Record summary:
Bacterial RNase P class A from a Candidatus Polarisedimenticolaceae bacterium, 405 nucleotides, folded computationally. Lineage of the source: Bacteria > Pseudomonadati > Acidobacteriota > Candidatus Polarisedimenticolales > Candidatus Polarisedimenticolaceae. The coordinates come from a structure-prediction model, not an experiment, and the mean pLDDT is 77. Its Rfam family is "Bacterial RNase P class A". The literature on the family includes a 1998 paper in Annu Rev Biochem by Frank and Pace, "Ribonuclease P: unity and diversity in a tRNA processing ribozyme".
RNA sequence: CGAGGCGGACAGGCGAUCGUUUCGGGGUCGGGGAAACCCGCGCCGAAGAGGAAAGUCCGAACUCCACAGGGCAGCGUGCUGGGUAACGCCCAGGCCCGGUGACGGGACGGAAAGUGCAACAGAGAGCAGACCGCCGUCCGUUGCCGCGUCGCGAGCCAACGCGCGACGGGCUCGGGCAACGGAAGGCAAGGGUGAAACGGUGCGGUAAGAGCGCACCAGCACCGGCGGUGACGCCGGUGGAUCGGUAAACCCCACGCGGAGCAAGACCGAAUAGGGGAGCGCUCGAGGUCGGCCCGGCCGAUGCUCCCGGGUAGGUCGCUAGAGGGCGGGAGUGAUCCCGCUCCCAGACGAAUGGUCGCCGCCCCUCACGGGGAGACAGGAUUCGGCUUACGUGCGGCUCGCGCG
Numbered sequence: 001c002g003a004g005g006c007g008g009a010c011a012g013g014c015g016a017u018c019g020u021u022u023c024g025g026g027g028u029c030g031g032g033g034a035a036a037c038c039c040g041c042g043c044c045g046a047a048g049a050g051g052a053a054a055g056u057c058c059g060a061a062c063u064c065c066a067c068a069g070g071g072c073a074g075c076g077u078g079c080u081g082g083g084u085a086a087c088g089c090c091c092a093g094g095c096c097c098g099g100u101g102a103c104g105g106g107a108c109g110g111a112a113a114g115u116g117c118a119a120c121a122g123a124g125a126g127c128a129g130a131c132c133g134c135c136g137u138c139c140g141u142u143g144c145c146g147c148g149u150c151g152c153g154a155g156c157c158a159a160c161g162c163g164c165g166a167c168g169g170g171c172u173c174g175g176g177c178a179a180c181g182g183a184a185g186g187c188a189a190g191g192g193u194g195a196a197a198c199g200g201u202g203c204g205g206u207a208a209g210a211g212c213g214c215a216c217c218a219g220c221a222c223c224g225g226c227g228g229u230g231a232c233g234c235c236g237g238u239g240g241a242u243c244g245g246u247a248a249a250c251c252c253c254a255c256g257c258g259g260a261g262c263a264a265g266a267c268c269g270a271a272u273a274g275g276g277g278a279g280c281g282c283u284c285g286a287g288g289u290c291g292g293c294c295c296g297g298c299c300g301a302u303g304c305u306c307c308c309g310g311g312u313a314g315g316u317c318g319c320u321a322g323a324g325g326g327c328g329g330g331a332g333u334g335a336u337c338c339c340g341c342u343c344c345c346a347g348a349c350g351a352a353u354g355g356u357c358g359c360c361g362c363c364c365c366u367c368a369c370g371g372g373g374a375g376a377c378a379g380g381a382u383u384c385g386g387c388u389u390a391c392g393u394g395c396g397g398c399u400c401g402c403g404c405g
Base pairs, nucleotide, nucleotide: 001401002400003399004398006396007395009393010392012360013359014358015357016356017355018354020048021047022046023045024044025043027041029040030039031038032037050377054388055387057386058385059384060383061382062261063260064259065258074257075256076255077254078253079093080092081091082090083089094108095106096105097104098103109252110251114250115249116246117245131191132190133187134186135185137183138182139181140180141179142178143177144176145175152174153173154172155171156170157169199217200216201215202214203213204212218242220239221238222237223236224235225234226233227232265317266316267315268314275308276307277306278305279304280303287299288298289297290296324343325342326341327340328339329338330337331336362373363372364371365370
């Protein structure tokens, strides 16, 4: 310098001004009330989103409902030790996998209980298989066979030749070797297909081969010793020739799980309409209406008055002091825990947390003056602990490669 891997941090700052939510203080202010006090409106002060507030995927607190005990079904979890209120989270470790490495990933119990599945390719994919290939046998065709011998051997006929870098007859029977073609077989070494094809190396063996036999290695099962809390690791021995994959497929094993969620839930509680009760009244008239009163007129009986109870609208609580934050010390490899000091840090509901301006900071142009621009992902709604997802910037170790000293 380049490429990579991990960890932790920040999330523009200050000021002015106008608004907004909550809380506290305060006002000769307005309304209500006997008062306490309540409501409203100004004033002053303080505080006012996040690392993910998000997805609502896990685990809890809290609340209500259900619940004798056991089981089935269903769902979830599944290496070991530790942490925690708890967890499917976190830390440390084991094993396996990926990476040269820093480092990363793993639902990581069981495939000798049973059932199922395996596309494409390939000869053959579940106890399989022979495409190329290797091998001997049989059949056919073709070619070859020598070195002083009479021409691969035997026989007959012809000839009685050539002389090794050369030339050379015929017929019949037969042998060996090679190549090619064919037939029925043997093999599973080698090639080839595939995610996966029934261990590896060597020797023997064989026509060729093969755990066919043997030795060693690997793997499997069992036994023992040592180390470790444990997962597991290391070492030694014995056995038998020994093919798998898939369980976030059914399934088996072990463990766990009651349901709903702050619109939980609790309290106060109208108007109207139902419910219950008491009284009065029903032609001997309760009550209503004609503005009030009297007379009078009209209406009037499933009616009138009062009380009680439940629910609704609405209001209050739940509601923010908490498995809390900061600093320091200690224990621990670490997650985390303990101790001391200190701080109080949103609680809204037609739902506040915003707008404008100035200066500084960042980026770009310019020698400068000066000018221009950008600011990611995204926002509470009972509260915590996690996981996952979205996203801008800068920092520190670490690894690999190259170069230079």